This is a predicted structure of a 128-nucleotide RNA (SAM riboswitch aptamer (S box leader)) from Corallococcus sp.
Taxonomically the source falls in Corallococcus (Bacteria, Pseudomonadati, Myxococcota, Myxococcia).
The sequence is in RNAcentral, with records from Ribocentre.
RNA sequence: AACCUAUCGAGAGUGACAGAGAGACGGACUCAAUGAAGUCACAGCAACCUAAAAUACUGUUAGGUGCUAAUUUCCGCAAGAGAGGGAACAUUUCCCUGUGUGGCAAAACCCCUCUUGAAAGAUGGGAC
Numbered sequence: 001a002a003c004c005u006a007u008c009g010a011g012a013g014u015g016a017c018a019g020a021g022a023g024a025c026g027g028a029c030u031c032a033a034u035g036a037a038g039u040c041a042c043a044g045c046a047a048c049c050u051a052a053a054a055u056a057c058u059g060u061u062a063g064g065u066g067c068u069a070a071u072u073u074c075c076g077c078a079a080g081a082g083a084g085g086g087a088a089c090a091u092u093u094c095c096c097u098g099u100g101u102g103g104c105a106a107a108a109c110c111c112c113u114c115u116u117g118a119a120a121g122a123u124g125g126g127a128c
Stems, first nucleotide, its partner, number of pairs: 003126006013042005021031003025076004043068003047065006072120001077117006084111003091107003094103002096100001
């Protein structure tokens, strides 16, 4: 690096150094000199793993990672739903005493909203 698996709408900051960017990627939209990223110290949150104790369940302590803006910030592929919107009458269905290159009601098409499942990503654990 690739593989398997679980979780991903909750939660959690101060100071110092540092100086312009960051949010994986693309588009958007946010945060940022009232200081971005990064490093260090202390603090906190709490998912997974380990150990001890306990053992009906739950909870606790310590450690190993992790994390501390916004749902994984939203969307990025597909399916379904919609008293939603659009354009058009070329196609299909439909309407007319009038049958005409008449009507424009519905479907297909496009957009939007919601739901679901994927894809990609992050973290833990496993295995290699």